Notes
Model confidence (mean pLDDT): 90 of 100. A computed fold for a 348-nucleotide part of an RNA from an uncultured bacterium, annotated as small-subunit ribosomal RNA, central domain.
[in-house]
Context: one part of a larger RNA
RNA sequence: CUGGGCGUAAAGGGUGCGCAGGCGGCUGUGCAAGACAGAUGUGAAAUCCCCGGGCUUAACCUGGGAACUGCAUUUGUGACUGCACGGCUAGAGUUUGUCAGAGGAGGGUGGAAUUCCGCGUGUAGCAGUGAAAUGCGUAGAUAUGCGGAAGAACACCAAUGGCGAAGGCAGCCCUCUGGGACAUGACUGACGCUCAUGCACGAAAGCGUGGGGAGCAAACAGGAUUAGAUACCCUGGUAGUCCACGCCCUAAACGAUGUCAGCUGAUUGUUCGGGAAGCAAUUCCUGGGUAACCAAGCCAACGCGUGAAGCUGACCGCCUGGGAAGUACGGUCGCAAGAUUAAAACUC
Numbered sequence: 001c002u003g004g005g006c007g008u009a010a011a012g013g014g015u016g017c018g019c020a021g022g023c024g025g026c027u028g029u030g031c032a033a034g035a036c037a038g039a040u041g042u043g044a045a046a047u048c049c050c051c052g053g054g055c056u057u058a059a060c061c062u063g064g065g066a067a068c069u070g071c072a073u074u075u076g077u078g079a080c081u082g083c084a085c086g087g088c089u090a091g092a093g094u095u096u097g098u099c100a101g102a103g104g105a106g107g108g109u110g111g112a113a114u115u116c117c118g119c120g121u122g123u124a125g126c127a128g129u130g131a132a133a134u135g136c137g138u139a140g141a142u143a144u145g146c147g148g149a150a151g152a153a154c155a156c157c158a159a160u161g162g163c164g165a166a167g168g169c170a171g172c173c174c175u176c177u178g179g180g181a182c183a184u185g186a187c188u189g190a191c192g193c194u195c196a197u198g199c200a201c202g203a204a205a206g207c208g209u210g211g212g213g214a215g216c217a218a219a220c221a222g223g224a225u226u227a228g229a230u231a232c233c234c235u236g237g238u239a240g241u242c243c244a245c246g247c248c249c250u251a252a253a254c255g256a257u258g259u260c261a262g263c264u265g266a267u268u269g270u271u272c273g274g275g276a277a278g279c280a281a282u283u284c285c286u287g288g289g290u291a292a293c294c295a296a297g298c299c300a301a302c303g304c305g306u307g308a309a310g311c312u313g314a315c316c317g318c319c320u321g322g323g324a325a326g327u328a329c330g331g332u333c334g335c336a337a338g339a340u341u342a343a344a345a346c347u348c
Base pairs, nucleotide, nucleotide: 004319005318006317007302008301012316014201015200016199017198021194022193023192025088026087027086028085029084030083031082033081034080035077036076037075038074039073040072041071042070049065050064051063052062053061054060091191092188093187094186095185096183097182098181099180103177104176105175106174107173108172109171110154114150115149116148117147118146119145120144121143125136126135162169163168206247207246208245209244210243211242215241216240220236221235222234223233258315259314260313261312262311263310265294267292268291269290270289271288272287273286274285275284276283277282297304298303321348322347323346330341331340332339333338
C1' cells in the first nucleotide's frame, strides 16, 4: 500500500466559513484525453514456469517453448468518465406573502431580595452547629417602622418548550441586525456537496490596562472535629465573580454519535406553519423542528431504530496493545500561565 474500524472497547477535529483538491442532476451534438478491442514493433541474456537432455541421483548445468501482465506506433468503437457547444428543471438559489423565537449588538427602565448608612420604637441577647466555639451586642445589636445608597441577578410564567453553527441565550421597553419555517405563482438554470492549509467564532478559569465591588468566595486567618485534620462543619475574608478594551483558545467543548444527499414500517405527545370539513367544540390531510415507544434491519451486548448506530453514495478528520506520555526535545503561538505539533530508550 491493501485491508479493518471510530455511541460505550483505541478512534469524529469544540463549531462554522471556505481557496486548492476530491466528487457531482436530466438531455442532444461533436472531439477522442481516459477507457475498451485489434495489428505491428519492442520488452537483452540469465532467473521464474512448462516439455526434454547431461553428471549413478539431487543440488547444479543445459536445449526448446511459454511468459515478461510493460512501453511505443497505428487502426477502430463511442456506452461510460473527460473536454467543447447547446437545451432542460426534479438539486441549489432569487422574488412575493405570512409566521414563530431567552438568536446577536447598543441604549433605557422596573420590582422583589441582600448588604450598608441615617433617624425612630425597643432591650438583652443575636448568629451559628450534630453539639459548640470563634464572631456580633449595653459605645444599645438581633427584631421592627420610615428614609437613603450601592452592586449583582431577574422569582412566578417555565415546559418533557423555543432560538442559535457550536460555545451559548431568560424581568420589561426602544433602536440596529443575523438566521429559519411555511404557502403560492414567477424567475435564474447545476450556480452544487465536501474540504488539507487558511480565516473567524469559541463556557469557565486565568492574564494586561482602567473602572466597579452588594452578595458570594479560591488564597489566607480564627473556631471546631480528629490520633493528626495543611480537609469536610462554623465565623470572617482578599483576588475573582460585574463593566470597557485587549489577550488566552482549553473542557465529560457530550448526542462521548463529522458534514451533505437518497432509500426503508407503525403508534403517541409537543412546538411553528399551511390546507380541507364543520355553526362550533373538534376532526382529517400536509411541511419544518423536538421527544417517547416499537417492526424490519443492525449491534459483542447495552441499545439504535425515517432526527439510525438500518440500506447506500461523496468528501474530510481520526485509530492500530498497556505504561513511559499527551511527556521530552525541536518548531509555531502567547505578556505569562501555558496551548499546539509530538517521539524514544526502558518496561509489562

Background: The full RNA is in RNAcentral, with records from ENA, Greengenes and SILVA. It matches the Rfam family "Bacterial small subunit ribosomal RNA".